[in-house]
RNA sequence: GGGGGCUUGGUUCAGUGGUAGAACAACGGUCUCCAAAACCGUUGACGGGGGUUCGAUUCCCUCAGCCCCCG
Numbered sequence: 001g002g003g004g005g006c007u008u009g010g011u012u013c014a015g016u017g018g019u020a021g022a023a024c025a026a027c028g029g030u031c032u033c034c035a036a037a038a039c040c041g042u043u044g045a046c047g048g049g050g051g052u053u054c055g056a057u058u059c060c061c062u063c064a065g066c067c068c069c070c071g
Stems, first nucleotide, its partner, number of pairs: 001070007010024004018054001026042005047063005
């Protein structure tokens, strides 16, 4: 220098055009003599910018970061 993949709650991951989900974690509650476990509930996220579309996490362009391949 060229090519490819990835970026979503605190963490690990789903979600391929129409309301953003799960598990764990955190917090509150029930239970308990206390704590743990269990059960119930709550909070919290689409890397930045632009475009296409009635509508974008999803499609396109660009930038940034991480990883891989070629030279």

The prediction has a mean pLDDT of 85.
This is a predicted structure of a 71-nucleotide RNA (transfer RNA) from a Patescibacteria group bacterium.
The sequence was found in a public genome assembly.
Its Rfam family is "tRNA". The family's RNA type in Rfam is transfer RNA.